[in-house]
Parts: sequence; structure tokens; C1' cells
RNA sequence: GCCCCUAUAGUGUAGUUCGGCCAUCAUGGAGGACUGUCACUCCUUCGACCGGGGUUCAAAUCCCCGUGGGGGCGCCA
Repeated sequence: GCCCCUAUAGUGUAGUUCGGCCAUCAUGGAGGACUGUCACUCCUUCGACCGGGGUUCAAAUCCCCGUGGGGGCGCCA
């Protein structure tokens, strides 16, 4: 230098193929119920799409340019 994979709540993840419900689940935070108290359990709620741009009525998803991480190949006269 070239190619491939990857990036989603504090953490780990589903969703991307084929664009469309309030973006999934677990864990976590907050409040509540239960309990003599705590724990467990249950209910409600909070919180994310790596950055920028484009296409579209509509983008986590498609396209382009970057950034971080992982891997392969090449070069080192």
C1' cells in the first nucleotide's frame, strides 16, 4: 500500500440479508409492591445505533468518505 471482517444503552447482545410497530433481551440505574428488616421475586420506568455526507416520504439497515479494533496479502532496492 491492497483486500476482508467488525463498531448498537454503563456492560454483553438481537435486529442490517429484503429500509417502515415506541430498536430486542439480559444485566445495570431509579421508583414501587411483597417482607418485622435485608435478600429473592414481581410491576413501572430510564438509557444506545463510531463521525460526517448522500439517496429516500422514511436509514442501525442502502451508497460514499473517514476513525478505532481484528485478520490476510504485498513491499522494504